[in-house]
The RNA shown here (Guanidine-I riboswitch aptamer) has 109 nucleotides and comes from an uncultured Pseudomonadales bacterium. Its Rfam family is "Guanidine-I riboswitch aptamer". Rfam's curators write: This family represents a conserved RNA structure found upstream of the ykkC and yxkD genes in Bacillus subtilis and related genes in other bacteria. The function of this family is unclear although it has been suggested that it may function to switch on efflux pumps and detoxification systems in response to harmful environmental molecules. Its mean pLDDT, the model's own confidence on a scale to 100, is 82.
RNA sequence: ACUAAGGAAAGCUAGGGUUCCGGCUCCACAGCAGUGGAGCGCCUGGUCCGAGAGCUUUCGGCCGAGCCUGUCAGGCGAGGUUGCACGGAGGGACAAAAGCCCGGGAGAG
Numbered sequence: 001a002c003u004a005a006g007g008a009a010a011g012c013u014a015g016g017g018u019u020c021c022g023g024c025u026c027c028a029c030a031g032c033a034g035u036g037g038a039g040c041g042c043c044u045g046g047u048c049c050g051a052g053a054g055c056u057u058u059c060g061g062c063c064g065a066g067c068c069u070g071u072c073a074g075g076c077g078a079g080g081u082u083g084c085a086c087g088g089a090g091g092g093a094c095a096a097a098a099g100c101c102c103g104g105g106a107g108a109g
Stems, first nucleotide, its partner, number of pairs: 007059006015049002020046002022043001023040007060082004066076004084104001086107001090102003
C1' cells in the first nucleotide's frame, strides 16, 4: 500500500428531549367541580427516540461428538465458538434532543 473478513434482528437499559397524555402556573367561562386558551421539561412521570465500543434472546457464519441413508456421497446434528475496541468538534432527522445517524469517521495509542 492492496485485498478479504470483523454479520443481522428483536426485547430491555444507560441516556434523551417535549409531539401527545398527565402535572403545575396564569386568564376566561363558570360556581367549588369542570371546559377552553396561553405558558412551563430548571415537571418525578406515561406515550415517543435510544447505544460499534451496554445487557439478554433468536437467526446466521465457522468447528463439530454422534446418528441415519446408502455407495463414496448426502442428510440430521448435541455441544463449542463468533475476538479487540481511547475517541472530539461540527453537522443531520423526527415535535425536539441524545451514547441515534454522519461514525469501528477525523484524530490518538